[in-house]
Molecule: c-di-GMP-I riboswitch aptamer
Organism: soil metagenome
RNA sequence: AAAUAGCACACCCGUCGCGAGGCGGGGCCGCAAAGCCACGGGACUCACACCGAGUCAGCCGGGCUACCGAA
Numbered sequence: 001a002a003a004u005a006g007c008a009c010a011c012c013c014g015u016c017g018c019g020a021g022g023c024g025g026g027g028c029c030g031c032a033a034a035g036c037c038a039c040g041g042g043a044c045u046c047a048c049a050c051c052g053a054g055u056c057a058g059c060c061g062g063g064c065u066a067c068c069g070a071a
């Protein structure tokens, strides 16, 4: 490369949360790790005198694990 699979942006409905957002169903922009991890950076939320507490892994980096097998 090819093949068999996988995941599921936005949006809609339901639900949980003060919120960022999470979960379930629909949906399918994309993804070779769009599997997992909050360790570093970054963005966002709540609170705020200080000390903080959270969210995002489909923002980047890093770590761990993983399908196929032409080159």
Base pairs, nucleotide, nucleotide: 006031007030011026012025013024014023015022016021029058035064036063037062039061040060041059042056043055044054045053046052